[in-house]
RNA sequence: GUCCCCGUAGCUCAGCGGAUAGAGCGGCGGAUUACGAAUCCGCAGGCCGCAGGUUUAAGUCCUGCCGGGGAUG
Repeated sequence: GUCCCCGUAGCUCAGCGGAUAGAGCGGCGGAUUACGAAUCCGCAGGCCGCAGGUUUAAGUCCUGCCGGGGAUG
């Protein structure tokens, strides 16, 4: 340089073009407990890497950048 994959919550990841974008772990509050741990209940936390495009509608499709990983010379 070329090609491929990935980028969504603090972390690990789901998410047919149409729902108020979800789960687990973590955090906070509560229940339980003699106190913890474990367990159970609840709450907060994102506008989906950035910019354009397509569409009635984009996290999802297209283009260009940026970042990470891999292959190849």
Predicted 3D model of a 73-nucleotide RNA (transfer RNA) from an uncultured beta proteobacterium. Rfam family: tRNA. Its family is annotated with triplet codon-amino acid adaptor activity in the Gene Ontology.